c-di-GMP-I riboswitch aptamer from Methylomonas sp., 77 nucleotides, folded computationally.
The source organism's lineage runs through Bacteria, Pseudomonadota, Gammaproteobacteria, Methylococcales and Methylomonas.
RNA sequence: UAAUGAAAAAGCCACGCCCAUCGUGAGAUGGAGUCGGAAAGCGUUAGGUCUUGCCUCAAGACUGUAGCGCCGCCAUU
Numbered sequence: 001u002a003a004u005g006a007a008a009a010a011g012c013c014a015c016g017c018c019c020a021u022c023g024u025g026a027g028a029u030g031g032a033g034u035c036g037g038a039a040a041g042c043g044u045u046a047g048g049u050c051u052u053g054c055c056u057c058a059a060g061a062c063u064g065u066a067g068c069g070c071c072g073c074c075a076u077u
Base pairs, nucleotide, nucleotide: 002077003076004075005074012037013036018031019030020029021028022027035064041070042069043068044067045066046065047063048062049061050060051059052058053057
C1' cells in the first nucleotide's frame, strides 16, 4: 500500500425498555443499560415508515434499508 472480514481482541457506536427535560406530534437531548453493529462514521441520492395542519396540497420527523463519494479501528494475508 492492496485485498478480505471466519475467529479473536482494544477502543467505538447503541435497537427496545426505564428515568429526566423539550416538542401539538412523529420525535430530540441527557442518564442508565445491552439486542446487536466492520462503518450502526460523515455527506448525498433513492426507497421505506410516520407526524401535524387550513388534507388534490404544504410543513416536518425517523431510518439499525440500498447505491455512490470521502474518511477511519482491529485482525489476517